A computed fold for a 370-nucleotide RNA, annotated as Bacterial RNase P class A. Its mean pLDDT, the model's own confidence on a scale to 100, is 76.
[in-house]
RNA sequence: CCAGACGGUUGGACGGUCGCGGCAGGGCUUGACCCUGUCGAGGAAAGUCCGGGCUCCACGGUGAAAAGGCGGCGGGUAACGCCCGCCCGGGGUGACCCGAGAGACAGUGCCACAGAAAGUAAACCGCCCCGAUUUAUCGGGGUAAGGGUGAAAGGGUGGGGUAAGAGCCCACCGCGUCUUCGGUAACGAAGAUGGCAAGGUAAACCUCGCCUGGAGCAAGACCAAAUAGGGACGUCGCGUGGCCUCGGCCACAGGGUUCACUGCCCCGGACGUCCGGGUAGGUCGCGAGAACCACUCGGCAACGGGUGGUCCAGAGGAAUGAUCGUCACCGCUUGCGGGACAGAACCCGGCUUAUAGACCGUCUGGCAUU
Numbered sequence: 001c002c003a004g005a006c007g008g009u010u011g012g013a014c015g016g017u018c019g020c021g022g023c024a025g026g027g028c029u030u031g032a033c034c035c036u037g038u039c040g041a042g043g044a045a046a047g048u049c050c051g052g053g054c055u056c057c058a059c060g061g062u063g064a065a066a067a068g069g070c071g072g073c074g075g076g077u078a079a080c081g082c083c084c085g086c087c088c089g090g091g092g093u094g095a096c097c098c099g100a101g102a103g104a105c106a107g108u109g110c111c112a113c114a115g116a117a118a119g120u121a122a123a124c125c126g127c128c129c130c131g132a133u134u135u136a137u138c139g140g141g142g143u144a145a146g147g148g149u150g151a152a153a154g155g156g157u158g159g160g161g162u163a164a165g166a167g168c169c170c171a172c173c174g175c176g177u178c179u180u181c182g183g184u185a186a187c188g189a190a191g192a193u194g195g196c197a198a199g200g201u202a203a204a205c206c207u208c209g210c211c212u213g214g215a216g217c218a219a220g221a222c223c224a225a226a227u228a229g230g231g232a233c234g235u236c237g238c239g240u241g242g243c244c245u246c247g248g249c250c251a252c253a254g255g256g257u258u259c260a261c262u263g264c265c266c267c268g269g270a271c272g273u274c275c276g277g278g279u280a281g282g283u284c285g286c287g288a289g290a291a292c293c294a295c296u297c298g299g300c301a302a303c304g305g306g307u308g309g310u311c312c313a314g315a316g317g318a319a320u321g322a323u324c325g326u327c328a329c330c331g332c333u334u335g336c337g338g339g340a341c342a343g344a345a346c347c348c349g350g351c352u353u354a355u356a357g358a359c360c361g362u363c364u365g366g367c368a369u370u
Stems, first nucleotide, its partner, number of pairs: 001366010012327007020040008028031001042341001046352002049350005054216004067212005072086005087101001088099004102207002107205002109201003124147002126143007155173006174196001175194008220284004230275007237267001238268001239252005254266004291310008329338004
């Protein structure tokens, strides 16, 4: 210098004018008021995919079933399916990357096409032996070493052996089992032994182990009109008919208690007083927190402890905006143009996805020079 791997930071700055929301103080003309001060989006506020806080509902305890999720080992955390470290397998020259990474002798299913055969394996070609024979072949048997098919064909390489072959035998490798050693563990190493028996597939059913009650701030709590309706108590028997100068006047009259009066009960209605529930509306929930910053200690790290400092949106159909100037950055036609993804809605911890441009660190490979 070129090519690359991994990790991190940032996401224009300052000022003027006009405007918007919260809070505090003040004013008088007391209201959808005005003035002043102060605060006012993000690294993802996004997707709503996981895990929690909080709230209500359900629930005696424990266990099981169902359904869903997770799955190497150890650690971190409030918790997690997240993060860190390590192991194993795969990829890359390498930095490094990828893995849903338990179980396939508990059982069941499936393995397309091709191929003779896809699993208690299997003879299409070939090879070998025997028989027949028209000498071109045919029949029977053996054989998984060779060919061919396939993603995959019952260990691999070499030698011995054999009619030809074959773990049939041997050496090494692989695999299984056992022992010892190292490691907290996953796992690794060494030795002995078996003589190969055991194809793949569980984000197929399934088995094993572990986790999970449900709904969500429109959760939920409090205050509480008008109207209608509910309840309690009290007063009026409220009605019907006729006349009329439209104000009233007159006549008769509730249902029961065997008849009448009184009393009591019932029945609708009107008026009055009171009570309780819900709605509109209002208040809270609602931001001092698993918070942030600096230093320091422990730890490889994730992370945890200590000390000091800071206060950092809180609306409720929803504010956080517009414009101008200067500077910085980028582009070119040199005086013009451009600036990504995106916008809180109860709050945190993660994951995933989007993102113009700028910057930093560590490391790898190659080339050149010294």